Context: one part of a larger RNA
RNA sequence: CUGGGCGUAAAGGGCGCGUAGGCGGCUCUGAAAGUUGGAUGUGAAAUCCUGCGGCUCAACCGCAGAACUGCAUUCAAAACUUCAGGGCUAGAGUACGGAAGAGGAAGGCGGAAUUCCCAGUGUAGGGGUGAAAUCCGUAGAUAUUGGGAGGAACACCAGUGGCGAAGGCGGCCUUCUGGGACGAUACUGACGCUGAGGCGCGAAAGCGUGGGGAGCAAACAGGAUUAGAGACCCUGGUAGUCCACGCUGUAAACUGUGAGUGCUUGAUGUCGCGGAAUUUUAAUUCUGCGGUGUCGUAGCUAACGCGUUAAGCACUCCGCCUGGGGACUACGGCCGCAAGGUUAAAACUC
Numbered sequence: 001c002u003g004g005g006c007g008u009a010a011a012g013g014g015c016g017c018g019u020a021g022g023c024g025g026c027u028c029u030g031a032a033a034g035u036u037g038g039a040u041g042u043g044a045a046a047u048c049c050u051g052c053g054g055c056u057c058a059a060c061c062g063c064a065g066a067a068c069u070g071c072a073u074u075c076a077a078a079a080c081u082u083c084a085g086g087g088c089u090a091g092a093g094u095a096c097g098g099a100a101g102a103g104g105a106a107g108g109c110g111g112a113a114u115u116c117c118c119a120g121u122g123u124a125g126g127g128g129u130g131a132a133a134u135c136c137g138u139a140g141a142u143a144u145u146g147g148g149a150g151g152a153a154c155a156c157c158a159g160u161g162g163c164g165a166a167g168g169c170g171g172c173c174u175u176c177u178g179g180g181a182c183g184a185u186a187c188u189g190a191c192g193c194u195g196a197g198g199c200g201c202g203a204a205a206g207c208g209u210g211g212g213g214a215g216c217a218a219a220c221a222g223g224a225u226u227a228g229a230g231a232c233c234c235u236g237g238u239a240g241u242c243c244a245c246g247c248u249g250u251a252a253a254c255u256g257u258g259a260g261u262g263c264u265u266g267a268u269g270u271c272g273c274g275g276a277a278u279u280u281u282a283a284u285u286c287u288g289c290g291g292u293g294u295c296g297u298a299g300c301u302a303a304c305g306c307g308u309u310a311a312g313c314a315c316u317c318c319g320c321c322u323g324g325g326g327a328c329u330a331c332g333g334c335c336g337c338a339a340g341g342u343u344a345a346a347a348c349u350c
Base pairs, nucleotide, nucleotide: 004321005320006319007304008303012318014201015200016199017198021194022193023192025088026087027086028085029084030083031082033081034080035077036076037075038074039073040072041071042070049065050064051063052062053061054060091191092188093187094186095185096183097182103177104176105175106174107173108172109171110154115149116148117147118146119145120144121143125136126135162169163168206247207246208245209244210243211242215241216240220236221235222234223233258317259316260315261314262313263312266295267294268293269292270291271290272289273288274287275286276285277284278283279282299306300305323350324349325348332343333342334341335340
């Protein structure tokens, strides 16, 4: 390379937008590049193959044929791909309607709780643990009542509920704003799918500058435990956690399952929108579309399991794998303030 693969054995890019490229609906006409057929030329000889022959046989050699799977020119065909032109509406999209949602951004507001401060009541303990001690408290703590400050997070509702491409999103209100589903018509007329590079988004931790700091809490200190205890437990406690702006660009970024389209028995729950019938007029039954779960048919699978939300049956495009270690490494490149990230070997060894 031809292959074979990627839920758990090695292997799906963290996620999107999109460039080149690859692939692409129905129909008519034309062209004839791919494609198919014919003809002509060429495809040196030797070799290979077939037949016959020559050395006693064979190897070897000679003769004849076939072949040389290719290329060029030319004639023809038009199903498929392609190209050009015309048409269509089933893909895709736009307009309209009512409804759902922790989708995003900014601003404002609220109550519970913790902590701290002030004041009242009140007196000897409180706290903590397996048990203790460090610790707090007669300079009046803990408890309780009233007032105040400040920061962070939003109990119940809450749900294998919802929304988002992923990361993720949860008190209430306002403003701005993205996406999707459903319904009925009208319109555009293939405008589509994927996507190397590229660009953007991207939890937590971390970094820079400035703010903020209640609680929690790496580091650190002390008390315990222990043979020791650099831990688990306890008392404290700084970065950090929060905000603004900028950087970092990683993760068990997981459904460990790339995206898109079509096809393939069902049962049951739930969320959004719609239709029909019945009537206890807000319910019941039936039913359509979209989402999200559970169980399962065929089929698939090494098994586990998957099973119309496929890991089934197919096609298109991208990414990735190729024994273990060395090695999510070295060197070099690129990126970064740094931490480091990304790309990524070899010797050697089993």

Annotation
Small-subunit ribosomal RNA, central domain from a metagenome, 350 nucleotides, folded computationally. Rfam family: Bacterial small subunit ribosomal RNA. The RNAcentral record of the full RNA draws on SILVA.